[in-house]
Context: one part of a larger RNA
């Protein structure tokens, strides 16, 4: 010079786009942060309509269906945090999978048949302080289980065709187990099976991209077969056996450090440095393990053991997990509000209507960061006064000021008032912008001033006090301390300090 998620020191008018725990993956108080579907299902039955008895404001009897806690489906595996571990196929990039799996979604074709038995909620009871747990009875279903029918599925005959090997594709022949669910009624929608697809992801391989030899030997499920298990799926994943084998100065193994990557900074470039915010991938969710549920997880706001560490308790037990969004404590030099809305975008349910949403879309704070705007603009010499120098003659501050004239950016105050939204629906918000209305009005400072490096004189001090990036200043004439006037250089900004090229 340039850069920066910056801090610190002085100073601070306004706006517009951003950014804002780099440290203690420390520990958290209180509120939200995943619901939804009554067109699956069986209770529940409010306001209301009818109607009937009369003691005129009560009871019963149909209707309607608001609400809902349980059953059930679907989502809760996305979205949103964080960067702890990880030198790995963990990420980047090119390929394989004839060894895979995919719920909603589109697309082919075919079906939806015929039964059973229960249980939640609901009444009765019981035990616990409580979390919660039980007994005994009743009933629903898209809830769970049978039978029947099935293209296809595996096995097994065999023919064609076709390939990078293992092989694969379509066709016969004989077997074995095997599906369904119905709701709304304006007539959609839903179940099961079944092609091919699209989304997503699982595996497998070649290449990149850290330090350290003051780590040189390393390895027994280790290396290969054979078989079997287990998986969506290859595969020592895991197993019996059987062999000895594999890897290593092209650095194995071992310590250290660390999330990759696109991009970012810097530099003509080659390179070097980083990886905040944006977006892709991964791994984690108190710390360690573990499985179940599902299409999908070994699951942040699910369980289950085990462990610290909080809290409630009648001491017999139970509760919890902010690396979600605000917020507390603590830790630093340091980093904001316990704000509004779902009006837009997306998301989950739902047939809608619509309900949930700290995602998102706004507002708040903070010169933290770029960008833009002001503090006023023209005239005004006897070059006032005053401050400084002085060679006492004069020079500078300085056309500055005052004082004449003008403006109104912004500022204050008044009416008006969007776009963002498509029939409707606007948090932002009476925001922005526009119109006018007052008045120069409400708005400068920072560091430098020996050389490098743009800017000088006087006083004060006397190797003291102090400066300082390197070189050096100060010991009685200091342009280099300190303090005035003056001067330069950026300007709401200056300076310094870390850190990078």
């Nucleotide at each position: 010079g340039g850069a920066c998620g910056a801090a610190c020191g002085c100073u601070g008018g306004c706006g517009g786009c951003g950014u804002g725990c780099u440290u203690a993956a420390c520990a958290c108080a209180u509120g939200c942060a995943a619901g939804u579907c009554g067109a699956a299902c069986g209770a529940u039955g409010a306001u209301c309509c009818g109607g009937u008895g009369c003691u005129u404001g009560c009871a019963c009897c149909g209707g309607g269906g608001a609400u809902u806690a349980g059953u059930g489906g679907c989502g809760a595996a996305c979205g949103g945090g964080u960067g702890a571990g990880u030198a790995a196929c963990a990420c980047g990039u090119g390929a394989g999978u004839a060894a895979c799996c995919u719920g909603c979604c589109c697309u082919u074709g075919a079906c939806u048949c015929u039964g059973g038995g229960a249980u939640a909620a609901g009444c009765c009871u019981g035990g616990g302080a409580a979390a919660c747990c039980g007994g005994g009875u009743c009933u629903a279903a898209u809830a769970c289980c049978g039978g029947a029918u099935a293209c296809g599925a595996c096995c097994u005959u065999u023919c064609a065709c076709c390939g990078c090997a293992u092989g694969g594709u379509g066709g016969u022949u004989g077997g074995u187990g095997g599906a369904a669910a119905g709701a709304u009624u304006u007539u959609u929608u839903g179940g099961u099976u079944u092609u091919g697809g699209a989304u997503g992801g699982a595996c497998u391989c070649g290449c990149g991209g850290c330090c350290u030899a003051u780590c040189a030997g390393c390895u027994u499920g280790u290396u290969g077969g054979u078989g079997a298990g287990g998986u969506a799926a290859u595969g020592g994943c895991u197993c019996a056996c059987c062999a000895a084998g594999g890897c290593g100065a092209c650095g194995a193994c071992g310590g250290g450090u660390a999330g990759c990557c696109g991009g970012c900074c810097u530099g003509a470039g080659a390179g070097g440095g980083u990886g905040a915010c944006c977006g892709g991938c991964c791994a984690c969710a108190c710390u360690g393990g573990g499985a179940c549920u599902g299409a999908g997880a070994c699951a942040c706001g699910g369980c289950c053991c085990a462990g610290a560490c909080u809290c409630c308790u009648a001491c017999g037990g139970g509760a919890g997990g902010c690396a979600g969004c605000a917020g507390u404590g603590g830790g630093g030099a340091a980093u904001a509000u316990u704000c509004c809305a779902c009006a837009a975008u997306g998301g989950g349910c739902g047939a809608a209507a619509g309900c949930c949403u700290g995602a998102u879309g706004g507002a708040g704070c903070a010169a933290c960061g770029c960008c833009g705007c002001g503090u006023g603009c023209a005239g005004g010499a006897u070059g006032a006064a005053g401050g400084c120098c002085c060679u006492a003659g004069g020079g500078u501050c300085g056309u500055a000021a005052a004082c004449u004239g003008c403006u109104u950016u912004u500022a204050u105050c008044u009416g008006u008032g969007a776009a963002g939204a498509u029939u409707a629906u606007g948090a932002c918000g009476g925001u922005a912008g526009c119109a006018g209305a007052u008045g120069a009005a409400u708005a400068a400072g920072g560091a430098u001033c020996g050389g490098c490096u743009a800017a000088c004189u006087c006083c004060g001090u006397g190797c003291c006090a102090g400066c300082a990036g390197c070189c050096g200043c100060g010991g009685u004439c200091a342009u280099a301390c300190g303090g005035a006037g003056g001067a330069u250089c950026c300007g709401a900004g200056c300076g310094u300090u870390a850190u990078c090229c």

Small-subunit ribosomal RNA, 5' domain from an uncultured bacterium, 501 nucleotides, folded computationally. Its mean pLDDT, the model's own confidence on a scale to 100, is 85. The RNAcentral record of the full RNA draws on Greengenes.